[in-house]
RNA sequence: GCCGGUUUAGCUUAGUGGUAGAGCGUCCGUCUCAUACGCGGAAUGUCGUCAGUUCAAAUCUGACAGCCGGUA
Numbered sequence: 001g002c003c004g005g006u007u008u009a010g011c012u013u014a015g016u017g018g019u020a021g022a023g024c025g026u027c028c029g030u031c032u033c034a035u036a037c038g039c040g041g042a043a044u045g046u047c048g049u050c051a052g053u054u055c056a057a058a059u060c061u062g063a064c065a066g067c068c069g070g071u072a
Base pairs, nucleotide, nucleotide: 001071002070003069004068005067006066007065010024011023012022013021018055026042027041028040029039030038048064049063050062051061052060
């Protein structure tokens, strides 16, 4: 240089066109003499960036960027 994969919450990740979810963690309440566990509740996200297609894009297309791998 060329080719492929990947990028979603603090972390791990689901989600193949129609309101962005879960687990862990965090915070509040409850429980306890107290802590932990359990139970109830809450907050999280410009879905890497910029464009394009579409009535509608995390999802399809292009470019760029980061990371991983292959190859001369």
The RNA shown here (transfer RNA) has 72 nucleotides and comes from Choricystis parasitica. The coordinates come from a structure-prediction model, not an experiment, and the mean pLDDT is 82. Its Rfam family is "tRNA". Its family is annotated with triplet codon-amino acid adaptor activity in the Gene Ontology.